[in-house]
This is a predicted structure of a 155-nucleotide RNA (glmS glucosamine-6-phosphate activated ribozyme aptamer) from an Actinomycetota bacterium. Lineage of the source: Bacteria > Bacillati > Actinomycetota. Its mean pLDDT, the model's own confidence on a scale to 100, is 77.
RNA sequence: AAUAGCAAUCAAGCGCCGGGACUCGGGUUUCCCGAGUUGACGAGGAGAAGGUUUAUCGACAUUUCGGCGGGUGCCUUCCGGCCGGCCACGGUCGUUACGUAAGCCCGGACAAAACCGCGGGGCGACUUGCGGGACAAAGGGGCUCUGAGUGGCUC
Numbered sequence: 001a002a003u004a005g006c007a008a009u010c011a012a013g014c015g016c017c018g019g020g021a022c023u024c025g026g027g028u029u030u031c032c033c034g035a036g037u038u039g040a041c042g043a044g045g046a047g048a049a050g051g052u053u054u055a056u057c058g059a060c061a062u063u064u065c066g067g068c069g070g071g072u073g074c075c076u077u078c079c080g081g082c083c084g085g086c087c088a089c090g091g092u093c094g095u096u097a098c099g100u101a102a103g104c105c106c107g108g109a110c111a112a113a114a115c116c117g118c119g120g121g122g123c124g125a126c127u128u129g130c131g132g133g134a135c136a137a138a139g140g141g142g143c144u145c146u147g148a149g150u151g152g153c154u155c
Stems, first nucleotide, its partner, number of pairs: 014069004019065001020038008041058003047078006079094005085153005098147002103143004115132007
C1' cells in the first nucleotide's frame, strides 16, 4: 500500500449507475473497443408502528435527460391536542397539534446555483477554493372573512 472482516462517523434535490451525452486513446472508422467525465440550484418538510411510490415550492439551471435505491409525503391503526364543563362517537390536525375560496401584512429572503473576478488539479471532458453578486415561490405566522358537530350527563 492492497484485500478481507469488525466498529464508528457521514443523508435526504440525498446515495449510486453496464442507458444516454461528452472527453481522451486505439481500431477493420455511418460504427466498435478501452479508460474517464457528467448525472438536482436552493427554500420547505419528522408523534409511534405498518404499508405504499412519479412525495411540496419555485430558480437567469434546462442531460436538473434516463434508471435503481432511499426518503420528513400519503394511507390505515394507535397515542396526543383542539372542536363549551365531562364522556362516547365524529371531524380536523401533530406537541408550532380546527379548517381556509379570496384579500392584506410579516416572514421565507443577504435564497443558491447562474453571472463576474482571482486561483488550485487534469492532455481533455470537467472538477474544486476564495471574493463579489442580482432575482423567487410554496410551506409558516398574524389580521380579516367564512364554516364548525351528534348523543348523553351535569351546571